[in-house]
The RNA shown here (transfer RNA) has 73 nucleotides and comes from a marine sediment metagenome. The prediction has a mean pLDDT of 81. RNAcentral holds the sequence, with entries from MGnify. It matches the Rfam family "tRNA". By type it is a transfer RNA.
RNA sequence: GGGAGUAGCUCAGUGGUAGAGCAUCUGCUUCCCAAGCAGAGGGUCGUGGGUUCGAGCCCCAUCUCCCGCUCCA
Numbered sequence: 001g002g003g004a005g006u007a008g009c010u011c012a013g014u015g016g017u018a019g020a021g022c023a024u025c026u027g028c029u030u031c032c033c034a035a036g037c038a039g040a041g042g043g044u045c046g047u048g049g050g051u052u053c054g055a056g057c058c059c060c061a062u063c064u065c066c067c068g069c070u071c072c073a
Base pairs, nucleotide, nucleotide: 001067002066003065004064005063008022009021010020011019016053024040025039026038027037028036046062047061048060049059050058
């Protein structure tokens, strides 16, 4: 210097109400389980500021991780 940080996990989301898959819970189905179907819960978007009517998104600083360059010793 570049990249990443968003739900328990893996990841979307190019300024206008934060989402999907898996997982969890409930119901339906089944003699039971699994599978399938329907639904629900779960987030102060790493942290602190700023810009804006409005920020996950733009700007600054900072923390953690990954990759790279230069210089010094």